A computed fold for a 71-nucleotide RNA from an Alphaproteobacteria bacterium, annotated as transfer RNA.
Its Rfam family is "tRNA". It is annotated as a transfer RNA.
The sequence was found in a public genome assembly.
[in-house]
RNA sequence: GCGGGUGUAGCUCAACGGUAGAGCAGGAGCCUUCCAAGCUCAAGACGAGGGUUCGAUUCCCUUCACCCGCU
Repeated sequence: GCGGGUGUAGCUCAACGGUAGAGCAGGAGCCUUCCAAGCUCAAGACGAGGGUUCGAUUCCCUUCACCCGCU
């Protein structure tokens, strides 16, 4: 330099173009003499910038980071 892949919550992962979810962790409450466990509730994310579309995490372009291969 060229090609391919992966970027979503603090972590690990989902999501036919139509309300972004789950588990764990963290917070609050219930329970308990206390702790743990259990139960309930709430908060929290689409790597960045454009384009297409009535509507984009999803499709297209560019770009950034990481990984793999080729030279």